[in-house]
Molecule: transfer RNA
Organism: Patescibacteria group bacterium
RNA sequence: GCCAAUGUAGCUCAGCGGUAGAGCGUUCGUUUCAUAAGCGAAAAGUCGAAGGUCCGACUCCUUCCAUUGGCA
Numbered sequence: 001g002c003c004a005a006u007g008u009a010g011c012u013c014a015g016c017g018g019u020a021g022a023g024c025g026u027u028c029g030u031u032u033c034a035u036a037a038g039c040g041a042a043a044a045g046u047c048g049a050a051g052g053u054c055c056g057a058c059u060c061c062u063u064c065c066a067u068u069g070g071c072a
Base pairs, nucleotide, nucleotide: 001071002070003069004068005067006066007065010024011023012022013021018055026042027041028040029039030038048064049063050062051061052060
């Protein structure tokens, strides 16, 4: 330099154009003599960035950024 994949909650990951979710973790409550486990609830996201298409974009298109892999 060329090609490809990935980028979404603190972590690991779903989400094939119509209100952004799960598990784990965190906080609070409940339970216990106490802790853990269990049960209930809550918080936590400008969906990597910018533009475009569309009535409507995490999703489709373009460019850029980061990481990983391959080729040279």